This is a predicted structure of a 363-nucleotide part of an RNA (large-subunit ribosomal RNA, domain IV) from a bacterium. The prediction has a mean pLDDT of 85.
Context: one part of a larger RNA
RNA sequence: CUCUCGUUAAGGAACUCGGCAAAUUAACCCCGUAACUUAGGGAAAAGGGGUGCCUUAACCCGUGAUGUAAUUAACUUGCAAAAGCGGGAUAAGGUCGCAGUGAAAUGGCCCAGGCGACUGUUUAUCAAAAACACACGACUCUGCUAAAGCGCAAGCUGAUGUAUAGGGUCUGACACCUGCCCGGUGCUGAAAGGUUAAGGGAAAGAGUUAUGUCCGACUUGUCGGACAGAAGCUUAGAACCGAAGCCCCAGUAAACGGCGGCCGUAACUAUAACGGUCCUAAGGUAGCGAAAUUCCUUGUCGGGUAAAUUCCGACCUGCACGAAUGGUGUAACGAUCUGGGCACUGUCUCAACGAGGGACUCG
Numbered sequence: 001c002u003c004u005c006g007u008u009a010a011g012g013a014a015c016u017c018g019g020c021a022a023a024u025u026a027a028c029c030c031c032g033u034a035a036c037u038u039a040g041g042g043a044a045a046a047g048g049g050g051u052g053c054c055u056u057a058a059c060c061c062g063u064g065a066u067g068u069a070a071u072u073a074a075c076u077u078g079c080a081a082a083a084g085c086g087g088g089a090u091a092a093g094g095u096c097g098c099a100g101u102g103a104a105a106u107g108g109c110c111c112a113g114g115c116g117a118c119u120g121u122u123u124a125u126c127a128a129a130a131a132c133a134c135a136c137g138a139c140u141c142u143g144c145u146a147a148a149g150c151g152c153a154a155g156c157u158g159a160u161g162u163a164u165a166g167g168g169u170c171u172g173a174c175a176c177c178u179g180c181c182c183g184g185u186g187c188u189g190a191a192a193g194g195u196u197a198a199g200g201g202a203a204a205g206a207g208u209u210a211u212g213u214c215c216g217a218c219u220u221g222u223c224g225g226a227c228a229g230a231a232g233c234u235u236a237g238a239a240c241c242g243a244a245g246c247c248c249c250a251g252u253a254a255a256c257g258g259c260g261g262c263c264g265u266a267a268c269u270a271u272a273a274c275g276g277u278c279c280u281a282a283g284g285u286a287g288c289g290a291a292a293u294u295c296c297u298u299g300u301c302g303g304g305u306a307a308a309u310u311c312c313g314a315c316c317u318g319c320a321c322g323a324a325u326g327g328u329g330u331a332a333c334g335a336u337c338u339g340g341g342c343a344c345u346g347u348c349u350c351a352a353c354g355a356g357g358g359a360c361u362c363g
Base pairs, nucleotide, nucleotide: 001358002357003356004355005354006353007352008351010349011348014347019344027051028050029049030048031047036041038173052095053094054093055092056091057090059088060087061086062085063084066080067079068078069077070076096100108342109341110340111339112338113337114336115334116333120132121131137170138169139168140167141166142165148157149156150155174329175328176327177326179259180258181257184256185255186252187251188250189249193247194246195245199241200240205235206234207233208232211228212227213226214225215224216223217222218221260278261277262276263275264274287321288318299315300314301313302312303311
């Protein structure tokens, strides 16, 4: 110097991002216990008092010789119960120590707010949470060979279930609620019209040439060339017919989502209940709001402090809250996050001493 412990005058969070760490508290009995509340809780709330040992006194409980009763038949059952022993709690008096849950083990507490209702689950090995789950709620699919899922298939799960069931999605106890928009995207329905695949259909055409005509050659009935060209075959294929889908029509937002500008106006000023105008599918309702959301911003006012960018209560000018991507509250709960207070302390003013390891020296 370092690690792990112990003690500390006076002060007591002045430390620090932050009371991190440490300290305080602690057992049992008695008294006592607020707001709020879903009436269960909150609650061990908080806050107080007692606790050793000895003597005495009476009491309670258990055991218990025995007694008594039952028609005593009984090793039965009920009731009462001396002494002794065991246990319990009380009162009075006494006594020792600094100290009596004499050691160890053994909650610090309160107030306010955010988030999540809760118990639970999670990043094995930097995150335990406000994340996930959850009961509750809602939408949607599915009539059973169910929907959905796995598999090439056989087959299996769903389920030896049957709509009070099963699958998917969202929300997330409870209370009060959940507004407007179907123009876009999606889904559902409807099928009149438009468009449309394979397929059906087969018009005009193209290729090939039996044959014919013309030209040339010669061995005079043959060969070569050019043109035209039926049937058949091949090729190519228009019109027309032709489903779902799409277009079209309607419904649907606890489907994906969306939910406005500008100008003027009241007898101080300011503001605008009111009016005008443009645009939109419709222009944000209730509630909340500088918020886990507010840039400007340490907004402004109030509270708390001697002094506070945090915190709490308001205001509303919401850059850019808002209603199951749920809104607002909420008792209880939380190794959650934020702010304040009491107690307590070596966190600090400011360090000191002690114990045991290491470091260091020798080996």
Rfam family: Bacterial large subunit ribosomal RNA.